[in-house]
Context: one part of a larger RNA
Molecule: large-subunit ribosomal RNA, domain I
Organism: soil metagenome
RNA sequence: UGCAUGUGGUGGAUGCCUUGGCGAUUACAGGCGAUGAAGGACGUGGCAGCCUGCGUAAAGCUGCGGUCAGCUGGCAACGAGCGUUAACAGCCGCAGAUGUCCGAAUGGGGAAACCCUCCCGCAAGGGAAUCCCUCGCUGAAUAAAUAGGCGAGUGGAAGCGAACCUGCUGAACUGAAACAUCUAAGUAGGCAGAGGAAAAGAAAUCAACCGAGAUUCCGAGAGUAGUGGCGAGCGAAAUCGGACCAGCCUGUGCGUUUUAGCUGUUGUUCAAACGGAACGUUCUGGAAAGUACGGCCAUAGCGGGUGAUAGCCCCGUAUGUGAAAGAACGACAGUGGAACUAGGCGCACGACAAGUAGGGCGGGACACGUGAAAUCCUGUCUGAAUAUGGGGGGACCAUCCUCCAAGGCUAAAUACUCGUAAUCGACCGAUAGUGAACCAGUACUGUGAAGGAAAGGUUAAAAGAACCCCGGAAGGGGAGUGAAAUAGAUCCUGAAACCGCAUGCAU
Numbered sequence: 001u002g003c004a005u006g007u008g009g010u011g012g013a014u015g016c017c018u019u020g021g022c023g024a025u026u027a028c029a030g031g032c033g034a035u036g037a038a039g040g041a042c043g044u045g046g047c048a049g050c051c052u053g054c055g056u057a058a059a060g061c062u063g064c065g066g067u068c069a070g071c072u073g074g075c076a077a078c079g080a081g082c083g084u085u086a087a088c089a090g091c092c093g094c095a096g097a098u099g100u101c102c103g104a105a106u107g108g109g110g111a112a113a114c115c116c117u118c119c120c121g122c123a124a125g126g127g128a129a130u131c132c133c134u135c136g137c138u139g140a141a142u143a144a145a146u147a148g149g150c151g152a153g154u155g156g157a158a159g160c161g162a163a164c165c166u167g168c169u170g171a172a173c174u175g176a177a178a179c180a181u182c183u184a185a186g187u188a189g190g191c192a193g194a195g196g197a198a199a200a201g202a203a204a205u206c207a208a209c210c211g212a213g214a215u216u217c218c219g220a221g222a223g224u225a226g227u228g229g230c231g232a233g234c235g236a237a238a239u240c241g242g243a244c245c246a247g248c249c250u251g252u253g254c255g256u257u258u259u260a261g262c263u264g265u266u267g268u269u270c271a272a273a274c275g276g277a278a279c280g281u282u283c284u285g286g287a288a289a290g291u292a293c294g295g296c297c298a299u300a301g302c303g304g305g306u307g308a309u310a311g312c313c314c315c316g317u318a319u320g321u322g323a324a325a326g327a328a329c330g331a332c333a334g335u336g337g338a339a340c341u342a343g344g345c346g347c348a349c350g351a352c353a354a355g356u357a358g359g360g361c362g363g364g365a366c367a368c369g370u371g372a373a374a375u376c377c378u379g380u381c382u383g384a385a386u387a388u389g390g391g392g393g394g395a396c397c398a399u400c401c402u403c404c405a406a407g408g409c410u411a412a413a414u415a416c417u418c419g420u421a422a423u424c425g426a427c428c429g430a431u432a433g434u435g436a437a438c439c440a441g442u443a444c445u446g447u448g449a450a451g452g453a454a455a456g457g458u459u460a461a462a463a464g465a466a467c468c469c470c471g472g473a474a475g476g477g478g479a480g481u482g483a484a485a486u487a488g489a490u491c492c493u494g495a496a497a498c499c500g501c502a503u504g505c506a507u
Base pairs, nucleotide, nucleotide: 001506002505003504004503005502006501007500008499009498015492016457017456020428021427022425023424024423025422026421027420028419029417030416031160032159039102040101041100042055043054044053046078049075050074051073061096062095063094064093065092066091067090070082071081072080107116108115109114117128118127119126120125130157131156132155133153134152135151136150137149138148164195165193166192167191168190169189175182179229205212206211216243217242218241219240220239226234227233247409248408249407251349252348253347254346255345256344259342260341262334263333264332265331266330267329268328269327270326273321274320275319279294280293281292283290295312296311297301303315304314305313358382359381360380361379362378363377364376365375368394389404390403391402392401393400444451445450464491467478468477469476470475
């Protein structure tokens, strides 16, 4: 030095586990904000720090309801206290009070959480941004007026928010095996706005000589008809079957009645809760839920926990019960007045949409790339008719059929999930599953936009090793705990690489 055997160290794979994730289903909710949001800063405890809660009334205050023998949130003890039968410990639910400073941030400023003003008020405290709207007072050129100015308003807006929605704007990579029309794609991105959905919507629609009868969504029709450097590709509609169904309004006047707003009663659901069946012994073991024997309950043998695997030990589960104030959605009843507000019904009169339809030029949208190109939108130039009228039926004309533009509203079927509740999984199980099972959008990196980790497991219970010995300590040896300490605290299991020690053999 090598090989072998044994025994250790190091290391953290593997197995087992799950506090966390992932994906669904159903129901609910679908907003918050000048009554100051979302998000923060700084404070706040007997005790330094961090998390959580809260806001100078600061892990809390008040009321009501429920529950209860324990309690003073967590890391996490210690100390000092509170409470124990309800009339105030604590906890849970609902409602209210308080709520510093920043932030739309709004008195002015500003390098966010800071600085500096004015007005009213003895003080406490309150007010002072901008824009729009309404009202009032004023008021030019310019007579009336208007613009403008000033003031008031218990009128409104603003900002945030995961996706879904509408409108405006709008790429490129890419594909065409290059590339320019084309494609990607009206996608991504940007901007604006709204709602719980949005948008669309009651035919100037289709159809085809038969007829249908608003819109939306799904299945077929159909990768069809078409379109297309007829390349790559793009790609309908009628019609049929389903989901869901709902129709309406307009200006003026008159009449009438009921609905809402008002009051009262009451129902359902939601947010705390309450009751809730039935088992013992034996053996093994550290421990019984396992074994053996014999029972019981079940509208409950979903699930979880308990020292191994429990229907009957615990929490629960099936099932039943429950509400003072509160929230949501209803139902019923009632009063009087008025026709002022919104709505219903009836009658009378009136009213049917013009720089519009259409046309020329240039674009865009239609599955349809200018094409034979209808239809729709319009930048520009033009420009009708008025029901004896007008639009459409894919150039165009006639016949025929069908509808009535240039005003408006409209539930449901449809889309989505930041979130709440419940349930589920031939989903993951710590290099997986969220980036994040752990104080993670943290530590750390970057001027910044931004990028972005690693890190779970003693035990049934800390019973977390008193005391003695070596040592400066670390660490170790005894003793003790424990079923086990080669479970001793980065502690379950403990692979390999890598490094020792002992023994044997070889050299």